[in-house]
Context: one part of a larger RNA
RNA sequence: CGCACGAGGUGGAUGCCUUGGCGAUGAUAGGCGACGAAGGACGUGGCAACCUGCGAAAAGCUCCGGGGAGCUGGUAAACGAGCAUUGAUCCGGAGAUGUCCGAAUGGGGAAACCCGGCCCGCGAGGGUCACCCCGCACUGAAUACAUAGGUGCGGAGGAGCGAACCCGCUGAACUGAAACAUCUAAGUAGGCGGAGGAACAGAAAUCAACCGAGAUUCCGAGAGUAGUGGCGAGCGAAAUCGGAGUAGCCAGCUGUCUUUAGCCUGAGGUCUAGUGGAACGGUCUGGAAAGUCCGGCCAUAGCGGGUGAUAGCCCCGUACACGAAAGGCUUUGGGUGGAACUAGGUCAGCGACAAGUAGGGCGGGACACGUGAAAUCCUGUCUGAAGAUGGGGGGACCAUCCUCCAAGGCUAAAUACUCAUCAUCGACCGAUAGUGAACCAGUACCGUGAGGGAAAGGCGAAAAGAACCCCGGGAGGGGAGUGAAAUAGAUCCUGAAACCGCAUGCAU
Numbered sequence: 001c002g003c004a005c006g007a008g009g010u011g012g013a014u015g016c017c018u019u020g021g022c023g024a025u026g027a028u029a030g031g032c033g034a035c036g037a038a039g040g041a042c043g044u045g046g047c048a049a050c051c052u053g054c055g056a057a058a059a060g061c062u063c064c065g066g067g068g069a070g071c072u073g074g075u076a077a078a079c080g081a082g083c084a085u086u087g088a089u090c091c092g093g094a095g096a097u098g099u100c101c102g103a104a105u106g107g108g109g110a111a112a113c114c115c116g117g118c119c120c121g122c123g124a125g126g127g128u129c130a131c132c133c134c135g136c137a138c139u140g141a142a143u144a145c146a147u148a149g150g151u152g153c154g155g156a157g158g159a160g161c162g163a164a165c166c167c168g169c170u171g172a173a174c175u176g177a178a179a180c181a182u183c184u185a186a187g188u189a190g191g192c193g194g195a196g197g198a199a200c201a202g203a204a205a206u207c208a209a210c211c212g213a214g215a216u217u218c219c220g221a222g223a224g225u226a227g228u229g230g231c232g233a234g235c236g237a238a239a240u241c242g243g244a245g246u247a248g249c250c251a252g253c254u255g256u257c258u259u260u261a262g263c264c265u266g267a268g269g270u271c272u273a274g275u276g277g278a279a280c281g282g283u284c285u286g287g288a289a290a291g292u293c294c295g296g297c298c299a300u301a302g303c304g305g306g307u308g309a310u311a312g313c314c315c316c317g318u319a320c321a322c323g324a325a326a327g328g329c330u331u332u333g334g335g336u337g338g339a340a341c342u343a344g345g346u347c348a349g350c351g352a353c354a355a356g357u358a359g360g361g362c363g364g365g366a367c368a369c370g371u372g373a374a375a376u377c378c379u380g381u382c383u384g385a386a387g388a389u390g391g392g393g394g395g396a397c398c399a400u401c402c403u404c405c406a407a408g409g410c411u412a413a414a415u416a417c418u419c420a421u422c423a424u425c426g427a428c429c430g431a432u433a434g435u436g437a438a439c440c441a442g443u444a445c446c447g448u449g450a451g452g453g454a455a456a457g458g459c460g461a462a463a464a465g466a467a468c469c470c471c472g473g474g475a476g477g478g479g480a481g482u483g484a485a486a487u488a489g490a491u492c493c494u495g496a497a498a499c500c501g502c503a504u505g506c507a508u
Stems, first nucleotide, its partner, number of pairs: 002506003006502001008500002015493001016458002020429002022426007029418002031161002039101003042055003046079001049075003061095006070083003106115003116129005131158002133155007165196001166194005176183001180230001206213002217244005227235002248410003252350004257345001260340001262336011274322003280295003284291001296313002298302001304316003359383008369395001390405005445452002465492001468479004
């Protein structure tokens, strides 16, 4: 030095596990905010670093309800001091307090800081002061009436945040066309604005075809059809039929009526704490029984979880049956009220029936339809009707025929989505997987910044976490002790391989 075997070290694969994820179903909820949000900064505990909670009234205060024996949140024990059957801790409801920043709003500002005015108060301190909009009052120019403007008062008006869904405005490129320009990608991504629990659309100036239908939306078919298309790549309807779901309406003025809204009040349902809830003993093995064997019992409950191994009957639960002082949602009755509400009340009278519109020219855009024979819709620009004896449409255009009535408005449901809450489920993952994150993770760390972004789970049933002795400065180790086990000893379940020496044998 090699090979073999053995016992180790190192290492952390594998197996088992799961507090965390992923996906789905059904309900609920679908907003929060100047009554100061979302999100933060700084504080706050007897001792207090971080997390959680809370806010100078600071792990909390008050009231109401539940509950019933311990409690003073977690890592995290000990000490100290207390609280509690005169009902604490804890859980639910309502309220109080709520520093500073943040739309941030008295002014400023390099967020969590600086500096003010006015009012009240002896003081400590408290209140108020941004902008826009709306209403009312006063005042009031050029300019007579007026208007603009100004001043004051009032307003739970607006603002900012939020995962997706929705509507509008704006709007790429990579890519595909096997290159590329029309085209495609795509009205997608991105940007901006706005709203709601849904949004949008919506009661025919619609389709149809000489028969008829009768608002909108969504799904299935029609159909990858008819078409469109450097007739390339591609794009791609409608009528009609079958379903889901169905709902129709309104207006200005005056008068009239009562069934709406609102307010007051009663009852029911439901949510936000909870309550009751059946039935088992022995034997053997074992550290431990839920396992074995023997004999029982309950079941509207043998879903599930825990307990020292595998428990219907030990514990929590489960089926089932109950429960609210307070608050939310909802259904319904009574009173009051009188169109204030709502999309919209009834009746009568009067009034109204949509003009720079429809259409046309030019240039664009949208329609499945790329200018085409191109109807229809929108409009930047220039023009510009008719008045129901009228007008639009029926895919150039004309006639006949049919059909509808634009240039005002509202409208539930069927449809889309899930930041979030509750319940349930999985031929979903099981720590290089599953969220980036099972662990104090959007952390550490990187970057000027936008931004990027980890690694890291497991002793044991129970800490019983090794008193005491020995070696050592310590680290560490040897005894002793605990434990079923310590080669389970905290770098802790299992403990593969690479890699490292040690012992033995053989070879050299």
Predicted 3D model of a 508-nucleotide part of an RNA (large-subunit ribosomal RNA, domain I) from freshwater bacterium LH6-2. Its mean pLDDT, the model's own confidence on a scale to 100, is 84. Rfam family: Bacterial large subunit ribosomal RNA. The full RNA is in RNAcentral, with records from SILVA.